[in-house]
Predicted 3D model of a 472-nucleotide part of an RNA (small-subunit ribosomal RNA, 5' domain) from an uncultured bacterium.
Rfam family: Bacterial small subunit ribosomal RNA.
The coordinates come from a structure-prediction model, not an experiment, and the mean pLDDT is 88.

Context: one part of a larger RNA
RNA sequence: AACGAACGCUGGCGGCAGGCUUAACACAUGCAAGUCGAACGCAUCCUUCGGGGUGAGUGGCAGACGGGUGAGUAACGCGUGGGAACGUGCCCUUCAGUUCGGGAUAACCCAGGGAAACUUGGGCUAAUACCGGAUACGUGCGAGAGCAGAAAGAUUUAUCGCUGAAGGAUCGGCCCGCGUCUGAUUAGCUAGUUGGUAGGGUAAUGGCCUACCAAGGCGACGAUCAGUAGCUGGUCUGAGAGGAUGAUCAGCCACAUUGGGACUGAGACACGGCCCAAACUCCUACGGGAGGCAGCAGUGGGGAAUAUUGGACAAUGGGCGCAAGCCUGAUCCAGCCAUGCCGCGUGAGUGAUGAAGGCCUUAGGGUUGUAAAGCUCUUUCGUCCGGGACGAUAAUGACGGUACCGGAAGAAGAAGCCCCGGCUAACUUCGUGCCAGCAGCCGCGGUAAUACGAAGGGGGCUAGCGUUGUUC
Numbered sequence: 001a002a003c004g005a006a007c008g009c010u011g012g013c014g015g016c017a018g019g020c021u022u023a024a025c026a027c028a029u030g031c032a033a034g035u036c037g038a039a040c041g042c043a044u045c046c047u048u049c050g051g052g053g054u055g056a057g058u059g060g061c062a063g064a065c066g067g068g069u070g071a072g073u074a075a076c077g078c079g080u081g082g083g084a085a086c087g088u089g090c091c092c093u094u095c096a097g098u099u100c101g102g103g104a105u106a107a108c109c110c111a112g113g114g115a116a117a118c119u120u121g122g123g124c125u126a127a128u129a130c131c132g133g134a135u136a137c138g139u140g141c142g143a144g145a146g147c148a149g150a151a152a153g154a155u156u157u158a159u160c161g162c163u164g165a166a167g168g169a170u171c172g173g174c175c176c177g178c179g180u181c182u183g184a185u186u187a188g189c190u191a192g193u194u195g196g197u198a199g200g201g202u203a204a205u206g207g208c209c210u211a212c213c214a215a216g217g218c219g220a221c222g223a224u225c226a227g228u229a230g231c232u233g234g235u236c237u238g239a240g241a242g243g244a245u246g247a248u249c250a251g252c253c254a255c256a257u258u259g260g261g262a263c264u265g266a267g268a269c270a271c272g273g274c275c276c277a278a279a280c281u282c283c284u285a286c287g288g289g290a291g292g293c294a295g296c297a298g299u300g301g302g303g304a305a306u307a308u309u310g311g312a313c314a315a316u317g318g319g320c321g322c323a324a325g326c327c328u329g330a331u332c333c334a335g336c337c338a339u340g341c342c343g344c345g346u347g348a349g350u351g352a353u354g355a356a357g358g359c360c361u362u363a364g365g366g367u368u369g370u371a372a373a374g375c376u377c378u379u380u381c382g383u384c385c386g387g388g389a390c391g392a393u394a395a396u397g398a399c400g401g402u403a404c405c406g407g408a409a410g411a412a413g414a415a416g417c418c419c420c421g422g423c424u425a426a427c428u429u430c431g432u433g434c435c436a437g438c439a440g441c442c443g444c445g446g447u448a449a450u451a452c453g454a455a456g457g458g459g460g461c462u463a464g465c466g467u468u469g470u471u472c
Base pairs, nucleotide, nucleotide: 001471002470003469005468006467007466008465009464012344013343014342015341016340017339018337019336020302025300026299027298029297030296031295034061035060036059039058040057042055043054044053045052046051068255069254070253077180078179079178080177081176082175083174086172087171091168092167093166094165095164096163097162098161099133100132101131102130108123109122110121111120112119113118139148140147141146153160154159155158181227182226183225188218189217190216193215194214195213196212197211198210199209200208230252231251232250233249234245235244236243237242257278258277259276260275261274280291281290282289283288308334310333311332312331316330317328318327319326320325347377348376349375350374357368358367359366360365381413383408384407385406386405387404391399416461417460418459419458420457421442422441423440427456428455429454430453431452437444438443
């Protein structure tokens, strides 16, 4: 000098920021991802008979973003600079097309099973759901001849879609050089191991995987092992070099009760999806089921310690939708906390009889001290009354009757904390008597203690001041 701090004493206001560093401990409750009727049938309600609304379901898109956490990871994980063998929904540009058919199925109805979660059989039905045929500018395969592969319609009639292909943009996957903590009281490590051939697999390269062949590969320039740790931009300190650190904000990575797995999809091996196993919790009719706050609040626990079960989608942004709009604990705001930084106030001028009181005293006086009182003023902040935004305009404001502006009253409502032996700014008296105590170091205290305790006085900082912890 600094801090995501804590503790003690004290505490007026505002602005801006910050707020579980510990148990990646367990979680009651509510909310945090939906949307589309301009894809589809059904049921139901209203109807001005034009149509409109609602519900569950099929279908599409989105749930891979946004939000959280730092357990793991010493690694191409991150940082930086390169690379070639790749993918890319939505978006933009361009070219070409959008043809003919088919069979189902949920919903619904009927009949069952189950305590429930849920589920079985039969029957009916639609589609932008599914399947087949046709066609193929470009596309893929093939040496070539040739072969293969597509589509979906909707409406308010102007659009929105759908299919194939090329390019772009964006985003992502992969590879490499260099850099990236400690320990040698860890010296040898390695069998898919290192390389090759062939094949498989992938969007793609590759021992990524498999078969065969060779015997390699790494290591005192520290392999292997062990410990610790998310990395960075940055932050703190320092004249710098450096050291320490990685809260908030931003980029990347990893994780989502623990372990494993794949499905769907442009994208996941998926926080609020699925399956299996395990621990735990809950329900049960004991047969069987349900769950996952490291989302926002909140609870218990742990701890020196860290907030509201708040408001709004008004703005910004996101998802869906032609749109109206719906959803959004992202976000924007408000609440709590001196946790920090910054600003302001707690009055100003005048006022000597140097009042009273306190303290000291050589008893004369000195000091507190212009300090108070008194007199003359002012009204920041706060209080009360009135007006009242910008942010958003064609309309829409949670914040908010907030900020701000005007007026009124009245010095009125607003000062503490630490220290005073030296370091180190600041001294006396009383009490105590190696006791009680102080202390960062040196050291004070055993009868005159500027070092303990109190008082008066003084010094420092100030809505804070000290102490403790940690870093430089």